The prediction has a mean pLDDT of 78. The RNA shown here (FMN riboswitch aptamer (RFN element)) has 137 nucleotides and comes from Auraticoccus monumenti. The RNAcentral record of the sequence draws on Rfam and Ribocentre.

[in-house]
RNA sequence: GUACGUGCUCUGGGGUCGGUGCAAUUCCGAGCCGGCGGUGACAGUCCGCGACCCGUGAGGUGCCUGAGGUGCUGAACGGUUGACCUGGUGGAACUCCGGGACCGACGGUGAAAGUCCGGAUGGGAAGAGACACGUGG
Numbered sequence: 001g002u003a004c005g006u007g008c009u010c011u012g013g014g015g016u017c018g019g020u021g022c023a024a025u026u027c028c029g030a031g032c033c034g035g036c037g038g039u040g041a042c043a044g045u046c047c048g049c050g051a052c053c054c055g056u057g058a059g060g061u062g063c064c065u066g067a068g069g070u071g072c073u074g075a076a077c078g079g080u081u082g083a084c085c086u087g088g089u090g091g092a093a094c095u096c097c098g099g100g101a102c103c104g105a106c107g108g109u110g111a112a113a114g115u116c117c118g119g120a121u122g123g124g125a126a127g128a129g130a131c132a133c134g135u136g137g
Stems, first nucleotide, its partner, number of pairs: 002136006008129003016030004032114001033104002035049004044102002053079004059073006084100005106118003
């Protein structure tokens, strides 16, 4: 220096102005934001993954209680999961540049939310580390 394993640490951004209205940061106009890995060259929209949501559920734990009922949590497995075209440059770009589009969990709300409030001062994943320990060549 490097490969693998374990541990540790870390790990998401964004509502501004105006309009309507009794009421909207939820509607309308303009503006704002973009997790992780990959990819011949940089990606919200390509290929995958995660988060969120749903189902099954080992195990753990509480309550009631004639051995059964019920709540919480939850390894693991499965499912669901949005959106792009065009011109240019180039050896190479759905990734860059020009132009025009599009997308965004669940619950809540005086009125419909990517952005407000909440689960969440949570969990700890995809993954990252210049960290620690171990093993191998």
Its Rfam family is "FMN riboswitch aptamer (RFN element)". Gene Ontology term of the family: FMN binding. NCBI's taxonomy places the organism under Bacteria, Bacillati, Actinomycetota, Actinomycetes, Auraticoccus.